About this RNA
Model confidence (mean pLDDT): 87 of 100. This is a predicted structure of a 350-nucleotide part of an RNA (small-subunit ribosomal RNA, central domain) from a metagenome.
Context: one part of a larger RNA
RNA sequence: CUGGGCGUAAAGGGUGCGUAGGCGGUUCCGUAUGUCGGAUGUGAAAUCUCACUUUUCAUGGGUGAAACUGCAUUCGAAACUGCGGGGCUAGAGUACGGGAGAGGUGAGCGGAAUUCUUGGUGUAGCGGUGAAAUGCGUAGAUAUCAAGAGGAACGCCGGUGGCGAAGGCGGCUCACUGGAACGAUACUGACGCUGAGGCACGAAAGCUGGGGGAGCAAACAGGAUUAGAUACCCUGGUAGUCCCAGCCGUAAACGGUGUGCACUUGGUGUAGGUCGGUUUGUCCCGAUCUGUGCCGGAGCUAACGCGUUAAGUGCACCGCCUGGGGAGUACGGUCGCAAGGCUAAAACUC
Numbered sequence: 001c002u003g004g005g006c007g008u009a010a011a012g013g014g015u016g017c018g019u020a021g022g023c024g025g026u027u028c029c030g031u032a033u034g035u036c037g038g039a040u041g042u043g044a045a046a047u048c049u050c051a052c053u054u055u056u057c058a059u060g061g062g063u064g065a066a067a068c069u070g071c072a073u074u075c076g077a078a079a080c081u082g083c084g085g086g087g088c089u090a091g092a093g094u095a096c097g098g099g100a101g102a103g104g105u106g107a108g109c110g111g112a113a114u115u116c117u118u119g120g121u122g123u124a125g126c127g128g129u130g131a132a133a134u135g136c137g138u139a140g141a142u143a144u145c146a147a148g149a150g151g152a153a154c155g156c157c158g159g160u161g162g163c164g165a166a167g168g169c170g171g172c173u174c175a176c177u178g179g180a181a182c183g184a185u186a187c188u189g190a191c192g193c194u195g196a197g198g199c200a201c202g203a204a205a206g207c208u209g210g211g212g213g214a215g216c217a218a219a220c221a222g223g224a225u226u227a228g229a230u231a232c233c234c235u236g237g238u239a240g241u242c243c244c245a246g247c248c249g250u251a252a253a254c255g256g257u258g259u260g261c262a263c264u265u266g267g268u269g270u271a272g273g274u275c276g277g278u279u280u281g282u283c284c285c286g287a288u289c290u291g292u293g294c295c296g297g298a299g300c301u302a303a304c305g306c307g308u309u310a311a312g313u314g315c316a317c318c319g320c321c322u323g324g325g326g327a328g329u330a331c332g333g334u335c336g337c338a339a340g341g342c343u344a345a346a347a348c349u350c
C1' cells in the first nucleotide's frame, strides 16, 4: 500500500461555525484535462514464455516468434468526468402568515423556608445517636408570638413534557435577542454536503482581582466507634458554593452510537402545526408534516441487542483503532499566573 474495523471487545474528536481540500441535482451547446480507439516511432542484448533444433540424455547452447503491460508524436471518439457558456427547479435559501417553547442576555418584583437580631410569653432543659458524648442553656436556651435584617434556591404545575449545537436551561413581569416546526403562494436559481488547520462556545472543581456570605460544606478541631479509625456517625467549622471582570479547557462532556443525504413491513403513546369529517362546541374521529418515547418485522450482530430517531441497505466527507503493562507517562514543543492542558515515545516486561 492492499485489507479489516470503531454501542458494550482497541477505536467517534465535548460541541458548533468555517478555510484549504474531497465530493456534488437536471438539461442543451461547445471544448477535449482525465477516459477510450487507430497509426507511426521507440521500448539494446541477456532474462521470462512458446515453437523448432542441438550437446547420444540432462544441465546447457542455437534459431525464430511472442512479450517488454511503457513513453513520445499524430489521427480520431465524446457516453462518463473535468473545463467554458446558456437554461431549469425536485437540493439549498429568501419573503409572507398564525401558533409552541425552563433557548440566550439584562433589569425589576414576589412568596415559602433556614439563620441571625430586637421585643413579648414562658421554665429547665434542648440538641443529637444504634447508644452516647462533645455542643447549646438559669447571663433564661429549646418551644411560641410579633417586628426587622440578609443571602441563596424557586414547592405544587412538572410530564421517558418542552427548548438549545453541545455544555445546559425551571417563581413572576418587562425590554432586547437567536433558532426550529407548520401552512400556502411568490422569488433566487445548485447558491449544496463534509471539513485537515483555524476560530468560537464549553458542567463541576480550581486560579487572579474586587464584592457578598443565610444555608451547606473540602481542609481543620472536638465527641463517638474501633485492636487502630488520619474514615463511615455526631457537634462545630474555613476556603468554596453566590455576584462582577479575567483565566482554566477538562468529564462516565454518554445514546459510551461523527455529520449530511437517499432507500427499506408495522403497532402504540406523547408534544407542536395544518387539513378533513362531525358538532352548539376543536369534544371526539381520521389524514398529514416535524419532534420525542415504548414494542416489534425483515435485515444486521459474537452475543446482548439495534430495528424509518438503525447498530438495516447505500453514497460523500471528517476523526479514530492495531495485544496487556510501562503510559496518556518521559523528553521536546506549545498554551497557562499556577494547578495543569494539548501533542506524544522508548527501553524493559508478560
Base pairs, nucleotide, nucleotide: 004321005320006319007304008303012318014201015200016199017198021194022193023192025088026087027086028085029084030083031082034080035077036076037075038074039073040072041071042070049065050064051063052062053061054060091191092188093187094186095185096183097182103177104176105175106174107173108172109171110154115149116148117147118146119145120144121143125136126135162169163168206247207246208245209244210243211242215241216240220236221235222234223233258317259316260315261314262313263312266295267294268293269292270291271290272289273288274287275286276285277284299306300305323350324349325348332343333342334341335340